[in-house]
RNA sequence: AGGGUUUGAUCCUGGCUCAGAACGAACGGUGGCGGCGUGCUUAGUACAUGCAAGUCGAGCGUGAACCGAAGCUUGCCUCGGGGAGAGCGGCGAAAGGGAGAGUAAUACGUGGAUAACCUACCCUUAAGAGGGGAAUAACAGUUCGAAAGGGCUGCUAAUACCGCAUAACACCAAGCUGAUGCAUAUCGGAGUGGUUAAAGCAGGGGAUCUUUUCGGAGACCUUGUGCUUAAGGAGGGGUUCACGGCCUAUUAGCUUGUUGGUGAGGUAACGGCUCACCAAGGCAAUAAUGGGUAGCCGGCCUGAGAGGGUGGUCGGCCUCAUGGGCACUGAGACACUGGCCUGACUCCUACGGGAGGCUGCAGUAAGGAAUUUUGGGCAAUGGGCGAAAGCCUGACCCAGCGACGCCGCGUGGAGGACGAAGGCCUUCGGGUCGUAAACUCCUGUCACAUAUUACGAAGAGGAAUGGUACUAAUAAUACUAUUUCUUUGACGAAGGUAUGAGGGGAAGCCAUGGCUAACUCCGUGCCAGCAGCCGCGGUAAUACGGAGAUGGUGACCGUUGUUCGGAAUCACUGGGCUUAAAGAGUACGUAGGCGGGAAUAUAAGUCGAGUGUGAAAUCUCAUGGCUUACCCAUGGAACUGCAUUCGAAACUGUAUUUCUUGAGAGCGGGAGGGGAGAGUGGAACUCCUAGUGGAGCGGUGAAAUGCGUUGAUAUUAGGAGGAACGCCGGCGGCGAAAGCGACUCUCUGGUCCGUUUCUGACGCUGAGGUACGAAAGCUAGGGGAGCAAACGGGAUUAGAUACCCCGGUAGUCCUAGCCGUAAACGAUGGGCACUAAGUAGAGGGACUCCCAGGUCUCUCUGCCGGAGCAAAAGUAUUAAGUGCCCCGCCUGGGGAGUAUAGUCGCAAGGCUGAAACCCAAAGGAAUUGACGGGGGCUCGCACAAGCGGUGGAGCAUGUGGUUUAAUUCGAAGCAACGCGCAGAACCUUACCUGGGUUUGACAUGUCUGGGAUUAGCCUCUUGAAAGAGAGGUGACACCCCUCCGGGGUGGAACCAGCACAGGUGUUGCAUGGCUGUCGUCAGCUCGUGCCGUGAGUGUUGGGUUAAGUCCCGUAACGAGCGAAACCCUUAUUCCUAGUUGCCAGCUGGUAAUGCCGGGCUACUCUAGGGAGACUGCCUGUGUUAAGCAGGAGGAAGGUGGGGAUGACGUCAAGUCCUCAUGGCCUUUAUGCCCAGGGCUACACACGUGCUACAAUGGCCGGUACAAUGGGAAGCAAUGUCGAAAGGCGGAGCAAAUCCUAAAAACCGGUCUCAGUUCGGAUUGAGGGCUGAAAUUCGCCCUCAUGAAGUUGGAAUCGCUAGUAAUCGCGGGUCAUCAACACCGCGGUGAAUAUGUUCCCGAGCCUUGUACACACCGCCCGUCAAGCCACCGAAGCAGGGGAUCCCUAAAGUCAUUGACCCAACUCUUCGGAGAGGGAGAUGCCCAAGGGAGCUUCUGUGACGGGGACUAAGUCGUAACAAGGUA
Repeated sequence: AGGGUUUGAUCCUGGCUCAGAACGAACGGUGGCGGCGUGCUUAGUACAUGCAAGUCGAGCGUGAACCGAAGCUUGCCUCGGGGAGAGCGGCGAAAGGGAGAGUAAUACGUGGAUAACCUACCCUUAAGAGGGGAAUAACAGUUCGAAAGGGCUGCUAAUACCGCAUAACACCAAGCUGAUGCAUAUCGGAGUGGUUAAAGCAGGGGAUCUUUUCGGAGACCUUGUGCUUAAGGAGGGGUUCACGGCCUAUUAGCUUGUUGGUGAGGUAACGGCUCACCAAGGCAAUAAUGGGUAGCCGGCCUGAGAGGGUGGUCGGCCUCAUGGGCACUGAGACACUGGCCUGACUCCUACGGGAGGCUGCAGUAAGGAAUUUUGGGCAAUGGGCGAAAGCCUGACCCAGCGACGCCGCGUGGAGGACGAAGGCCUUCGGGUCGUAAACUCCUGUCACAUAUUACGAAGAGGAAUGGUACUAAUAAUACUAUUUCUUUGACGAAGGUAUGAGGGGAAGCCAUGGCUAACUCCGUGCCAGCAGCCGCGGUAAUACGGAGAUGGUGACCGUUGUUCGGAAUCACUGGGCUUAAAGAGUACGUAGGCGGGAAUAUAAGUCGAGUGUGAAAUCUCAUGGCUUACCCAUGGAACUGCAUUCGAAACUGUAUUUCUUGAGAGCGGGAGGGGAGAGUGGAACUCCUAGUGGAGCGGUGAAAUGCGUUGAUAUUAGGAGGAACGCCGGCGGCGAAAGCGACUCUCUGGUCCGUUUCUGACGCUGAGGUACGAAAGCUAGGGGAGCAAACGGGAUUAGAUACCCCGGUAGUCCUAGCCGUAAACGAUGGGCACUAAGUAGAGGGACUCCCAGGUCUCUCUGCCGGAGCAAAAGUAUUAAGUGCCCCGCCUGGGGAGUAUAGUCGCAAGGCUGAAACCCAAAGGAAUUGACGGGGGCUCGCACAAGCGGUGGAGCAUGUGGUUUAAUUCGAAGCAACGCGCAGAACCUUACCUGGGUUUGACAUGUCUGGGAUUAGCCUCUUGAAAGAGAGGUGACACCCCUCCGGGGUGGAACCAGCACAGGUGUUGCAUGGCUGUCGUCAGCUCGUGCCGUGAGUGUUGGGUUAAGUCCCGUAACGAGCGAAACCCUUAUUCCUAGUUGCCAGCUGGUAAUGCCGGGCUACUCUAGGGAGACUGCCUGUGUUAAGCAGGAGGAAGGUGGGGAUGACGUCAAGUCCUCAUGGCCUUUAUGCCCAGGGCUACACACGUGCUACAAUGGCCGGUACAAUGGGAAGCAAUGUCGAAAGGCGGAGCAAAUCCUAAAAACCGGUCUCAGUUCGGAUUGAGGGCUGAAAUUCGCCCUCAUGAAGUUGGAAUCGCUAGUAAUCGCGGGUCAUCAACACCGCGGUGAAUAUGUUCCCGAGCCUUGUACACACCGCCCGUCAAGCCACCGAAGCAGGGGAUCCCUAAAGUCAUUGACCCAACUCUUCGGAGAGGGAGAUGCCCAAGGGAGCUUCUGUGACGGGGACUAAGUCGUAACAAGGUA
């Protein structure tokens, strides 16, 4: 720091997604040790059990157990000690600890105020503490109750309670007086009057005094502590002010104690805090009120920062304590482990009543993805009480559990190649795991065992001695120094140290297609599965699962969730709005924001300096302490903030004064479809009346509906009516926009120019608001010619609720009023300023004497274009440039401008305006293609012009279909279908049935075994054959031995076995090779370079060509593959050479023939080599070019004819059944052998052909002329037999020698238009040939038979010259042949082309595009099916809120208080009074009951649209002129 993903590719916009960091986490896998942290985020749900707040005897009375002593009645009493327990009293319990429900402000944070306040304990200072009184718990007795808990009577103490005294620097009252403050006022000073207090306890003491039970006790002195009053401090708190920090306007108005005043009450204190009265205020667009959510902060996470998120642990504040209410006590509470009442819940009960509150620490249940031990200790730190010892302390310190997090350590180190075994891969050679292991030598962290040893401990207390203070004092007390004694550790033998032993106890997890580091094999086969995004998987998956290998990390690894980042994707830093999302339809204008020049003042903003504060912790820096680190400590910096003091005065603000350039006004001129009203006009149209006229008119692609003999259309005249205003007319004018077009008048707005007379910043923008606002539409009333939704009819069409035609109503017009929207567009908000040229138009002005013209200038409207800007297209002084000010709007696509709510409207509908859910895109500009029922140019037997066919018949052949045991398989528009097949009776043959066979019909290897009975040959049995079985005979090679009979050995061969063979089995969508096709069309590319962000350019343009052929031009210059040429053949000729060819001349011969001699310095021909044709020459044309047209010469003329030759590529075209080949499948079978059958089937359909339908013909007779070829298991002559097919026989010929060989044509005759003397199918009979074999299933001959067919519907094919048409000949395959096929050969031999409008195909340029699998494209809507979320809905159910009414507990307050009462006063001693209380009443009030209202949520028959879902239905709306833009 960026990456992936929209496209065929590109740039941009834009979303989605990834890599990072973090966590109180959870889940999956795995798990050695230690340290430091951390651990119910959910139900504020309910809690069993234990503990969490007590303490003080130096405040008080009592006093159990126990001990001692005396006494005696020996089990009792007394005394002394002792001090449990409870009680009175004091202090504490308001702290500490927990939680975050509520709370959007009675909270929190920061900074102020308190001149409006309080403060126990602590500290300092001053003063005081005199003298009395009456009770009460405990206790005792009695009594009620199950219990909890009481009642009554009696006794008693105090630092408990109550009077009195004393008393001011306290408080109160009325005056005097000083100072200060912004102010209410505050702080003082000297006096006067009034009011108010207390408590003791402990230690020590020598005189003196009192008392005594003779032990002492007290007074007195002294010390300490406690007490009272007052002042101050510290710390703590209350109240208050300003500022700051969530969402929502689909919450816009809220408020009656409300806002203020006066008075009173109340409080520690201000205050409507409360009350009475008076006034009618207060808050709010700078967001009141309402709704939702939420404890706030220091901080924490992230980030470069600014920000964003968060508030768990630690710290500060607040709030709460079973839900709700209330007060009491107290310095402090409306009180977590206090009280009262009420509700819910749980428990006890004798049913009458009672008890309880873990959101303290543990722990339990429940909820949940999920969160620990019912541990130890007060040793340390801290707290409460106490004089102290001490007691209490689930605060705290520790331990336990959890890899929950961070940090650290380890699981060994060095050597070690035979690169072991094994795994995996393999091109079979090897590679890799891999120095990894084994093995050798070492080391010893951690864990383990043994031994030993520190630290957290400082104090406090006691004792002794010295000093100081106090004191009358050497006592006591306090402080201090030294010494000494005693004593305190939960953690925990955990830690440290030493020793011992032994590599011994310790590695997993995730990933490996790209992003993103890391690749192979096997399995699977759109299945199973993966996936963060793009996307993998349909038989060769680096993407699934496994294995090996590799990468990453490591006691952890991955996944999920959440936050920030990346995201400049809400943009303050730091974005945009012509076309991508986005400028309001336009203007006026309120609030607000912003605002010209100069001067003075001020100091709010701004800047500087100082002060205070910004708690600590955290972050950060330095240093230090733990073996290191995390962690911790100390110090610094920082805390970007707030407040305050002083200062500066440029800028902004404010105040005042002034100026004229912004703005406006005046005066003088101007242009104009600017607006409103009234009037007038002509053309056209329709209608009416009349005339002429006489059959059609009208309409269309073509028609029809319609009108017309009752007289239309046409035409003439007259009249009526309504609407719109031709030409001028123009990217010309005016207006804010919408919009405005005949002419005249009236009223009226804006604007421009000139002048520089006046005002003096009066300005710009503009949230809300207001006005205007096309068309359509609505209401009411008019009007209605033309046009024309709806509607009717006619056409078109598969349909046609459309396009076309004939009609036609609302409406269009006017008046009045609504509506308020448009692609209301320049898709471009308004204002001001600045920034190159050129050119045109409109309205003014100045100068040039006039005209014309020109120059300059202001305003407006256009074009072109530079810089700049922009993704590009483009824009460019009329900015989309450069700046400033203000407003509006945008934030992926769909859902959706929908739902709901509100508001406006008569309605239609408008404005405001979501979410769930789905997708990974949607989109802009430009590029290359492809396509278009777009355009231009140009080709082709493409059409046209011609000739002949096919499609109808019969037959042949191929295919489909059907059939079959099998009818083997493939080929499928052109480019499958007389195709593979250049030849299926067997074979072929792959198919079917049946019979056999298993190392095999064929190949190779090696080893083992057998073996001379072997291989081969012969015979026999069986069988359809293959095969099986039996018998006989019987080799070859090498070496050794040999008695020469043979034996042994082992090679080939054979048998048995092992590896393997074999497969026309599958995949042509795994492939090679070969082939078809576009197409013999003219195209397809590259290097360097320029320009462009890029795709591109070059290859486009002007000519020309068969051609991207060539020329010219040109930011391109060159090059390559194609085209052409080179090659073969054919047409002319020359040279050379003449056998098998030829025969001119010479010679011989025949009935005849190159038959013979001979010749080929002849011809034909053969086959080698040359020549020839190149737009070379001429004329014209063309750009002086390329070229084109005509001509000459020539056998041939413009590539002479024909062939071979096929660019980059397209069709996943064809072929695994030619061959080769990967993978898969099969292996006594899908291999191999054999017999028979089938590939030849047959209601049918199609393709390709043959023969015909006849006279340009058939038949008969006569007669002539080729070329290419083939020939030995062959071609076969002459001869002969047969009517023929053919037979017999066989000369010649491995061929320019021999053989095979023409037909049409021509001549003559006949037939005479008919199903025939046409046509030959079919069938019968008889023959021939090939072959083991002719039935399924061959060909040929003869005789007989004699079908359909009389030129072929729609449609469709071939051909441009030696071509079509027509005639025959040959060859391959082949025993024969189904050949009419195919491949060749020659004979005879035409017609037509004016041309490119149309059909088809192709090339180039251009244009549009929503296509790129590329129009056989894309794509829309209804319907049908499934599924998902949502909306409406009669209702049903539940929650919240406020209001009103009823009732009203506890309790404060008020009133009352007949009843009750110790302290004080008076008293006649009976009592009375003061004062207090029980009780009662009243106000307020929780819960409860009732009523309607409001809001939210759930559910809901049914209804509605929406999203999505390989192959459903109907059409074809959009994209091309998308076929009606």
This is a predicted structure of a 1525-nucleotide RNA (small-subunit ribosomal RNA) from a metagenome. Rfam family: Bacterial small subunit ribosomal RNA.